Molecule: Bacterial RNase P class A
Organism: Nevskia sp.
RNA sequence: GGAGCCGGCCAGACAACCGCUGCCGCGAGCGAUCGCGGGGGAGGAAAGUCCGGGCUCCGCAGGGCAGUGUGCCAGCUAACGGCUGGGCGGCGCGAGCCGACGGAAAGUGCAACAGAGAAUAGACCGCCUAAGUUCCCAACCGGAACCGGCAAGGGUGAAACGGUGCGGUAAGAGCGCACCGCGUUUCCGGCAACGGAAACGGCACGGCAAACCCCACACGGAGCAAGGCCAAAUAGGGAAGGAGGGUACGCUGCUGACGAUGCGCGACCCGACGCGCGGCCCGCGCGCCUUCCGGGUAGGCCGCUGGAGGCGGCGGGCGACCGCCGUCCUAGAGGAAUGGUUGUCUCGGCGCCGCGGGCCUCGAAAGCCCGCUGGCCGCUAGACAGAACCCGGCUUAUCGGCCGACUCCCGCU
Numbered sequence: 001g002g003a004g005c006c007g008g009c010c011a012g013a014c015a016a017c018c019g020c021u022g023c024c025g026c027g028a029g030c031g032a033u034c035g036c037g038g039g040g041g042a043g044g045a046a047a048g049u050c051c052g053g054g055c056u057c058c059g060c061a062g063g064g065c066a067g068u069g070u071g072c073c074a075g076c077u078a079a080c081g082g083c084u085g086g087g088c089g090g091c092g093c094g095a096g097c098c099g100a101c102g103g104a105a106a107g108u109g110c111a112a113c114a115g116a117g118a119a120u121a122g123a124c125c126g127c128c129u130a131a132g133u134u135c136c137c138a139a140c141c142g143g144a145a146c147c148g149g150c151a152a153g154g155g156u157g158a159a160a161c162g163g164u165g166c167g168g169u170a171a172g173a174g175c176g177c178a179c180c181g182c183g184u185u186u187c188c189g190g191c192a193a194c195g196g197a198a199a200c201g202g203c204a205c206g207g208c209a210a211a212c213c214c215c216a217c218a219c220g221g222a223g224c225a226a227g228g229c230c231a232a233a234u235a236g237g238g239a240a241g242g243a244g245g246g247u248a249c250g251c252u253g254c255u256g257a258c259g260a261u262g263c264g265c266g267a268c269c270c271g272a273c274g275c276g277c278g279g280c281c282c283g284c285g286c287g288c289c290u291u292c293c294g295g296g297u298a299g300g301c302c303g304c305u306g307g308a309g310g311c312g313g314c315g316g317g318c319g320a321c322c323g324c325c326g327u328c329c330u331a332g333a334g335g336a337a338u339g340g341u342u343g344u345c346u347c348g349g350c351g352c353c354g355c356g357g358g359c360c361u362c363g364a365a366a367g368c369c370c371g372c373u374g375g376c377c378g379c380u381a382g383a384c385a386g387a388a389c390c391c392g393g394c395u396u397a398u399c400g401g402c403c404g405a406c407u408c409c410c411g412c413u
Base pairs, nucleotide, nucleotide: 001409002408003407004406006404007403008402009401010400012345013344014343015342016341017340018339020041021040023038024037025036026035027034028033043384047395048394050393051392052391053390054389055223056222057221058220067219068218069217070216071215072086073085074084075083076082087101088099089098090097091096102214103213107212108211109208110207124154125153126150127149128148132146133145134144135143136142162180163179164178165177166176167175181203182201183200184199185198186197187196188195189194227302228301229300230299237293238292239291240290241289242288244270245269246268247267249266250265251264253263254262274286275285276284277283309328310327311326312325313324314323315322316321347382348380349379350378351376352375353374354372355371356370357369358368359367
């Protein structure tokens, strides 16, 4: 210098003007609300809503079945399908990256096409003719056929019933042996996953569990439209009640000495609520009206943001993380605000100029391509995206930039 890999961080800055939305203060208004001033106002993913937890309501004696999910080991955590460290497998020269990574000798099942055969293995091509029978030959040798043997080679397939080599054989074959693989047992290291070693076993035990299943562990349901409080109009539910007026009549009623007057009771008259219980009265029922009560809708308020919280320091741990101390308060709206314009600066990008190199050419010029601590008072803020109860994760999207650790290659010293 080039290429790469991992982690952390940022997501334009400042100013002016004009807005938007909560909060606080002051003022106006009966109120709804309005005006002025001050101060606050999106993210690393606020997203997908895929996991986990807090919180709320409902349910719940205990146990089991079913169902769903998770699945190497140890740890972290409120919890997790997350994270950290380790193991194993795969990829990469490497830094590193990726992995649903328990069990296929509990059972059931599956394997299209091709192929002889796909798990009770199998024989298409091929290889063999030692043994047995027959034939050719006078006979041996040799040859042919049958009966057979083999699974080494070819071929099919995603996969063919251990691999390589030597021996062995008629040809072959774990048939024998060595190494590798596999299995069993023991020992050693490690908390463990696992790793290492030795002995034994001739190979039994192919693949698929994101097929059923087995094993282990976890899981009650619904969600802030949770839930709570206040509470119109209309309708419906319950309870209580049914106005009033007049009279020259009566009273052994009250007031008063009596009378008068006034009051009360009765009677009568007028008026007043409909229908039904045959007519009338009482009563009852339904309806109507008045008052009250309760549930509840619209509407309003709470829940609502101070929390497994941020930052800094110290300490423990390889780390995830934990402890202590100090400090800070940082959106809480409710169809949803957090914006716009202009100027200056800055990061990148583009353009023009200059220089250098390359291509083209016989050589150049022109043109094209690449590069630069180069120049410009040239243009340009430009990604994904928008809180809605909160938090921890995962996944997905993202113009660009900064910092740090590390790896590989080239050059120089």